[in-house]
RNA sequence: AUAAAUCACAGGCAAACUUAUUGAAAAGUAAGGACGCAAAGCUGAAGGGUCUAAGUCGAAAACGAUAUGACAGCCAGUUGCAGAU
Numbered sequence: 001a002u003a004a005a006u007c008a009c010a011g012g013c014a015a016a017c018u019u020a021u022u023g024a025a026a027a028g029u030a031a032g033g034a035c036g037c038a039a040a041g042c043u044g045a046a047g048g049g050u051c052u053a054a055g056u057c058g059a060a061a062a063c064g065a066u067a068u069g070a071c072a073g074c075c076a077g078u079u080g081c082a083g084a085u
Stems, first nucleotide, its partner, number of pairs: 005085003012037002017032006035073001041078003047075002049071003055066004
């Protein structure tokens, strides 16, 4: 110096839920709130997976299929801070 593992302080993020708001929905944003997190930082057309189905296609209908809509707190990719052993 690099890699891995364990652990503490300070600081950081913020699940469920509630309110407001946007959206067809999934979900997003803001405020409150903390279940947790050592990457819970970043990346969603150009890895897998999951959710939704407005529109479209099929159907007599019920409904089915479909992402061009979402999710990074599912895996993944990528970048990275401080101390001790």
Molecule: c-di-GMP-I riboswitch aptamer